[in-house]
Context: one part of a larger RNA
RNA sequence: GAUUGAACGCUGGCGGAAUGCUUUACACAUGCAAGUCGAACGGCAGCACGGGAGCUUGCUCCUGGUGGCGAGUGGCGGACGGGUGAGUAAUAUAUCGGAACGUACCUUUUAAUGGGGGAUAACUAGUCGAAAGAAUAGCUAAUACCGCAUAAGCCCUGAGGGGAAAGCGGGGGAUCGUAAGACCUCGCGUUAUUAGAGCGGCCGAUAUCUGAUUAGCUAGUUGGUGAGGUAAAGGCUCACCAAGGCGACGAUCAGUAGCUGGUCUGAGAGGACGACCAGCCACACUGGAACUGAGACACGGUCCAGACUCCUACGGGAGGCAGCAGUGGGGAAUUUUGGACAAUGGGCGCAAGCCUGAUCCAGCCAUUCCGCGUGAGUGAAGAAGGCCUUCGGGUUGUAAAGCUCUUUCGCAAGGGAAGAAACGAUUCAUCCUAAUACGGUGAGUUAAUGACGGUACCUUGAUAAGAAGCACCGGCUAACUACGUGCCAGCAGCCGCGGUAAUACGUAGGGUGCGAGCGUUAAUC
Repeated sequence: GAUUGAACGCUGGCGGAAUGCUUUACACAUGCAAGUCGAACGGCAGCACGGGAGCUUGCUCCUGGUGGCGAGUGGCGGACGGGUGAGUAAUAUAUCGGAACGUACCUUUUAAUGGGGGAUAACUAGUCGAAAGAAUAGCUAAUACCGCAUAAGCCCUGAGGGGAAAGCGGGGGAUCGUAAGACCUCGCGUUAUUAGAGCGGCCGAUAUCUGAUUAGCUAGUUGGUGAGGUAAAGGCUCACCAAGGCGACGAUCAGUAGCUGGUCUGAGAGGACGACCAGCCACACUGGAACUGAGACACGGUCCAGACUCCUACGGGAGGCAGCAGUGGGGAAUUUUGGACAAUGGGCGCAAGCCUGAUCCAGCCAUUCCGCGUGAGUGAAGAAGGCCUUCGGGUUGUAAAGCUCUUUCGCAAGGGAAGAAACGAUUCAUCCUAAUACGGUGAGUUAAUGACGGUACCUUGAUAAGAAGCACCGGCUAACUACGUGCCAGCAGCCGCGGUAAUACGUAGGGUGCGAGCGUUAAUC
């Protein structure tokens, strides 16, 4: 000199953009943060509508008939998104390679979706328990579950053998049917399969802090054969056999640490760092374990153990903010228990839509960066006052006052956005089709939808009006005098000032520097 996620002191007008627990991975009150689907299912607790009955004529009762829907079965999603950096010095990260793998949703290829069965929750009944909840008997459905049939391809393989599936919704001209529907067709789904994309698991090489006052380390250890296991190679595991493997090119041990893109500094080489943003990893009260699933050994799932907190009828139960806010504590120190799903994105759904503390916004803080303002011109009687003085004057100083202007920002009033066109509706064309239904695709037209926000922005009005401080002035280092003090009080980054004329302490006047900041402290180059 540059820089900071800074803090402290004094001061503080406005706007834009950004950042904001670096410390206790300490403990957490409260609310919210992951649901959704009735176009999978049986149903109907509650609400609304319709229908019926009773009458007391505005109430009661009944009724799943309809809109819908609590609880339940089932599906998909809760493995994403969000947080934190404890652990980890290599089971990590970065870069470059590799072969023995998996993949729900999506795109794509081919084929199929036939025919049966038995349960179970909800519910009903009674029972136990303070509660959490539990068990018993009975009834019932499915895209829940299980056989059978079939198998191009697929899997095991020597002929041969083995193994799938589920329906739901829209529309409809003939034909059948009392009707439901059969049947046809469209869409979604289901099963098997091909290829892909993206994602993920695994292996190798190179690189990645300090210590030798850590020199030897290692028995599943190193390799082989066989077996098991896994989606998959492999001591990954096991039996047997061999005795190997690593190490001064630093093994082992100890300390410290998430890694990278990058950030800061520097002419560069380098040094230091890894906040925000992006990629990867690890973790989710502490330790361990598996289940489900395409995917987890799972932050807001399960089980066990532990510590802690809470409830209890003392028998037993409940909990996990390193999600967003917020509280206590720690600390020099770090924000609101805000709004909205309008946009972007995500989950579910045919869709309408619902959910979304992701996100978008607003709030707080000069924490940082950037911009603007606090007026402009004129004005010598060089006013008054202050300070200094050699008492002549000098300086503050065109500074003020006065006069003439301007009105940014702020204040007041009026107008007032873009961000929102998709989805939807409708018309036309076209494809599918028996079909001018339905549905898909394309084009045209069109309704609705804004948290921010009456915000940005624009216009108008009034008035210089509402808006300047901080540090320094001995040298380094730009800027000097007076008074007070008298090695005292004090200053100080270094040299050093202060013991009676201190440009170095304190105050004042003046000056210098920066300026809504200035200075100090801490830290890096």
The part of an RNA shown here (small-subunit ribosomal RNA, 5' domain) has 525 nucleotides and comes from a Methylophilaceae bacterium. NCBI's taxonomy places the organism under Bacteria, Pseudomonadati, Betaproteobacteria, Nitrosomonadales, Methylophilaceae.